[in-house]
RNA sequence: GGUCGAGCGAUUAAAGCCCGCAAGGGCAUAUAAAGUGGCAAACGGGUGAGUAACAGGUGGAUAAUCUGCCCCUUGGCGGGGGAUAACGGCUGGAAACGGCCGCUAAUACCGCAUUCGGUUGCCUGGGUUUUGGCCCGGGCAAAGAAAGACGCUUCACGGCGUCGCCAAAGGAUGAGUCCGCCCCCCAUUAGCUAGUUGGUAAGGUAACGGCUUACCAAGGCUUCGAUGGGUAGCCGAGCUGAGAGGUUGAUCGGCCACACUGGGACUGAGAUACGGCCCAGACACCUACGGGUGGCAGCAGUAGGGAAUAUUGGACAAUGGGCGAAAGCCUGAUCCAGCCAUGCCGCGUGAGUGAUGGAGGCCUUCGGGUCGUAAAACUCUUUUCUGAGGGAAGAACAACCCAGGGAGGAAAUGAUCCUGGCCUGACGGUACUUCAGGAAUAAGCAACGGCUAACUCCGUGCCAGCAGCCGCGGUAAUACGGAGGUUGCGAGCGUUGUUCGGAAUAACUGGGCGUAAAGGGAGCGCAGGCGGUUUGAUCAGUCUGAAGUGGAAUCCCGGGGCUCAACCCCGGAAGUGCUUUGGAUACUGUCAAGCUUGAGUACGUGAGAGGAAAGUGGAAUUCCAGGUGUAGCGGUGAAAUGCGUAGAUAUCUGGAGGAACACCGGUGGCGAAAGCGACUUUCUGGCACGAUACUGACGCUGAGGCUCGAAAGCGUGGGGAGCGAACGGGAUUAGAUACCCCGGUAGACCACGCCGUAAACGUUGUGCACUAGGUGUGGGAGGGAUCGACCCCUUCUGUGCCGCAGCUAACGCAUUAAGUACACCGCCUGGGGAGUACGCGCGCAAGCGUGAAACUCAAAGGAAUUGACGGGGGCCCGCACAAGCGGUGGAGCAUGUGGUUUAAUUCGAGGCAACGCGAAGAACCUUACCCAGGCUUGACAUCCUGCGCUACUCUUGGAAACAAGAGGUUCUCUUCGGAGACGCAGAGACAGGUGCUGCAUGGCUGUCGUCAGCUCGUGCUGUGAGGUGUUCGGGUAAGUCCGGCAACGAGCGCAACCCCUAUCGUUAGUUACCAUCAUUCAGUUGGGGACUCUAACGAGACCGCCGGUGUUAAGCUGGAGGAAGGUGGGGAUGACGUCAAGUCAUCAUGGCCCUUAUGCCCAGGGCUACACACGUGCUACAAUGGACCCUACAGAGGGCCGCGAAGCCGCGAGGUGGAGCAAAUCCCAGAAAAGGUAUCUCAGUUCGGAUUGGAGUCUGCAACUCGACUCCAUGAAGCUGGAAUCGCUAGUAAUCGCGGAUCAGCAUGCCGCGGUGAAUACGUUCCCGGGCCUUGUACACACCGCCCGUCACACCACGAAAGCUUGUUGUACCAGAAGUCGUU
Repeated sequence: GGUCGAGCGAUUAAAGCCCGCAAGGGCAUAUAAAGUGGCAAACGGGUGAGUAACAGGUGGAUAAUCUGCCCCUUGGCGGGGGAUAACGGCUGGAAACGGCCGCUAAUACCGCAUUCGGUUGCCUGGGUUUUGGCCCGGGCAAAGAAAGACGCUUCACGGCGUCGCCAAAGGAUGAGUCCGCCCCCCAUUAGCUAGUUGGUAAGGUAACGGCUUACCAAGGCUUCGAUGGGUAGCCGAGCUGAGAGGUUGAUCGGCCACACUGGGACUGAGAUACGGCCCAGACACCUACGGGUGGCAGCAGUAGGGAAUAUUGGACAAUGGGCGAAAGCCUGAUCCAGCCAUGCCGCGUGAGUGAUGGAGGCCUUCGGGUCGUAAAACUCUUUUCUGAGGGAAGAACAACCCAGGGAGGAAAUGAUCCUGGCCUGACGGUACUUCAGGAAUAAGCAACGGCUAACUCCGUGCCAGCAGCCGCGGUAAUACGGAGGUUGCGAGCGUUGUUCGGAAUAACUGGGCGUAAAGGGAGCGCAGGCGGUUUGAUCAGUCUGAAGUGGAAUCCCGGGGCUCAACCCCGGAAGUGCUUUGGAUACUGUCAAGCUUGAGUACGUGAGAGGAAAGUGGAAUUCCAGGUGUAGCGGUGAAAUGCGUAGAUAUCUGGAGGAACACCGGUGGCGAAAGCGACUUUCUGGCACGAUACUGACGCUGAGGCUCGAAAGCGUGGGGAGCGAACGGGAUUAGAUACCCCGGUAGACCACGCCGUAAACGUUGUGCACUAGGUGUGGGAGGGAUCGACCCCUUCUGUGCCGCAGCUAACGCAUUAAGUACACCGCCUGGGGAGUACGCGCGCAAGCGUGAAACUCAAAGGAAUUGACGGGGGCCCGCACAAGCGGUGGAGCAUGUGGUUUAAUUCGAGGCAACGCGAAGAACCUUACCCAGGCUUGACAUCCUGCGCUACUCUUGGAAACAAGAGGUUCUCUUCGGAGACGCAGAGACAGGUGCUGCAUGGCUGUCGUCAGCUCGUGCUGUGAGGUGUUCGGGUAAGUCCGGCAACGAGCGCAACCCCUAUCGUUAGUUACCAUCAUUCAGUUGGGGACUCUAACGAGACCGCCGGUGUUAAGCUGGAGGAAGGUGGGGAUGACGUCAAGUCAUCAUGGCCCUUAUGCCCAGGGCUACACACGUGCUACAAUGGACCCUACAGAGGGCCGCGAAGCCGCGAGGUGGAGCAAAUCCCAGAAAAGGUAUCUCAGUUCGGAUUGGAGUCUGCAACUCGACUCCAUGAAGCUGGAAUCGCUAGUAAUCGCGGAUCAGCAUGCCGCGGUGAAUACGUUCCCGGGCCUUGUACACACCGCCCGUCACACCACGAAAGCUUGUUGUACCAGAAGUCGUU
């Protein structure tokens, strides 16, 4: 996808040239359209639907084949014939397209002649061969070929040349067919096959062949995976990986398949044909409704789909293809251009100088830092860019022109060779280059918690959001969002998807199975895998040499070309493979012949709950019968149901029946495992030992397969004493479908048959070999010794414990391996879903075997460690219990808290460890709260400016703060200028906040707990976390001490040192003391220094001494002495840490918030409320008491804005008074309980004192809200307190008073002081708390932990599901187009 007029007939438009006035005619190797004929159209180009296949890869075979055009060679091209399209006429149809008649040509078609070859048939010779054939020949016979065109020459006949045609031989190229090896997943696909497998004959094909047909035989394939299903084009190669591998099959190259879907043939050398034909179908289009037409998985382009993929471009200039003699024509092959940062490569976006480190941004410790030499500015360059100019290589041909050579030929033309000339560029005026201009035209993206390079601020406040994994975010987020800065890469960057890697996480290289996932429940055994020793043979495996092949491109190495590179070109290497062949023979295999050690056989001895069957025995339970006997028995933590006066239980005698076999009995025995236990007999399997003989590798393991296989369960028939699922009843309990009790059916037992599973466990497959020992025990043999079978030694074989090396994550294993090796089998690959669903097999059933996925989680798990915990264990302690004493809980009141109320009832504290707590003292103040009125640089601090009139006093207004007015005119220093203090006014920096966060903090404190603990260094030990020390035996109040010990030491705690107190001594005596002397009302005075006391220094107590005990220790116990005895009593002293304990309201402080208010001033109110609840106290309920009177004895404190005496007044609170005292001197200050005399007599009282009325006192500016006290009167509840709960072990509890701080006043609270002064402790079982050791753990926020299931609601996924529908495949059958073959 055409081309050829140089195969043929016929016709000729436009343009050109010639003739012609014109009409018209003519010319050319001219041109155009159609026909006939030839060649091409089977190439080139596209796509990957199908295909698991001789489709592909690789290597062979074809002696079983074909091959147009091309090359070489041989021979030939003679002579005839009849048609047909085009064309013309008629005609049908809308069209597509036809029909009939007539004419004509050929390199179209058909006979005839000829045949060197060739084909076929028959006869026959030689060579070769795997005996199927193949090759070279000879003879006879039969059939079968062709076409011309152009040119040259010649008068012509003819001859010659080129192309073409026919027959044949060979080559090249291409194609067909066959074979070895390789080539995805599923066994929940295990059996498949009828032309199927083979043979004979025939047909068919280019060719072999069941390719087809007839007949005959019954074969063929398959666990080394047939058949079926799913998926897929294959390869060279690409990506990745150290490699081995894994994954992919775009571009480029080879092969295959396909061309709208399915089927079919024709033509041809070649097709079962992308742009050919026929049929069927779907779709689309045209139509006159009768009928027709079409096939972009060619290049562009359109629509649709989609996350997504380009221009309806130029040219045949080059390379290549078709046709042609050629010019040439055709060529969406191809070469170029366009679009896309899609990839790779290269280049640029400027370079140098430049610190007032500018402005601005951001941060800030407010000093500064950083962006940052970055910018600006100055100087320079021009790759790129813009404009203008120059300007390639890619072109070599063919043809033509001029010469030349040249086979052959009579000659010419001439195949063919060659020098030169002429001509041809789509890209494109492109690459490149010159000049001019001017920093001019050019930087983004992601990240910044760790992995992983890079950090701050603001916003947000478990919200918004991020996220690859871990995980961020709940008010100080380097993790969200923004900003600044930084880091990485850079014309890119990041995300998403995918593959490999890391992943030794499927392990060939290179993993595992005791407890993490994983040994089959056990044995026998076919196939398979593996296999002792010697010799020989062979050479399959193995090793080695050579040859062929392993296409090109790619990768690698060396060169070369584009300015470099990407890219391209050349050469080499490699391609680990396959085929053929030569050689080696150790090892493995095979064959042959041996050997005895593996294995087995024979003989002897021995032990045993080994198995099967039959029989026998005694104890016990129950039942039955009988006797004795009477009221209970039985059962439990306690009971009840149950049994029993119809006679139980108990006891005796006799009988029945079933099941199981005490003692022996033992980490003893036997068996493959499951398992086996009274005794006897019969049958029977295996094992160990001993010594010889025999066989001669006969062995090990073992997928499938077969057999055995506890208990429960199932079927049939028996049996059934005790026990006992289910079930009934009684208890327990909130309930109790349980544990306990009373009954009780299946079952359990026997026979036969199923089932086939268990924590079937040593959680450890079988076999063989090797690798220290010690000690038990079962069986056998030998030796020594002996009376001996005791005992000792050796050895073989079982079975335990301990332990070395080694192994192990550790625990542990360790000759009975979990050690070191070999052989074979089984099994594992995160947790859940799930041993589930579906399918299949087995089963009577129950169910068993095999055995997923969706989905979901970031873990699940092992071993060990440290803690914590336990209704685990051991030891020990504590007012922890017990033993006691006194309380609380009931009453009234006080006080605190909750709640409620309120304008406010300020805030904090909340189990112990908040609640008489902060508060050692709210009428104002305090005061933080509420209401009202005021102030705004402020009540307070620092700085600046101005003025010094200030302070203070008085008056007026007012609730006060405050405002107005009047009077008033200071102090210190001075160099006399002024400065400072103080006050007023002003501006701004700032002040101020009891506002928030104690979960941002410091400091301080509480608590476990005055419990005895908590740690470190070095060493040792463990892979490590860790351990050891600190555990153990004693003993202590104590980790106090002693002994031992792979530990040795040390620190913080304990104890001691400190204070008070108990005894004594010394010193010293005023204000204290007073024995002796004197004196007085009085220690008042003299005096004394003895005593008491004071306050300083000492002594003393240490288990020091003695006895006992204990380990000769530490210590304990008893005693002596002593004021005191085993820490004498008390205090101070609080380890590492825990509780995000408490406190931002003591103070300090980060951040946030308020700034004419959340700050400051002031008056009044509130914190004092009151149905109620709780805590802590006081006072009581009375006689151990109340009230009256009298009489004693303390200690420790306080006092000048103070304590305040005596005296006087008042009933009293108190008043007056003012001595004394800065205090061992004076004062507060009288102690009280106690003691004595008398009274009350058991009652709501002579108990109790609340409440209320009245009258007062004191403090204070002021007692109304809201003080204390006094007097008179009033006289409530309450008669010892439920459940529950607190304190205390000796000068303690209980009881009695006194003082002090705070404070004007106010105490039942708090802190101290002394007086009187008990009871009890057997003891550690229990409650609580704690300490040490040990044990378990699924806890580590640590038991107030963790965690399971149902239900409710919402959502998701998967499965099942009556049925409905579709696809695919198989088989059988019906109908059957085109077509091929045959026949007519």
Small-subunit ribosomal RNA from an uncultured prokaryote, 1384 nucleotides, folded computationally.
Rfam family: Bacterial small subunit ribosomal RNA.
Its mean pLDDT, the model's own confidence on a scale to 100, is 82.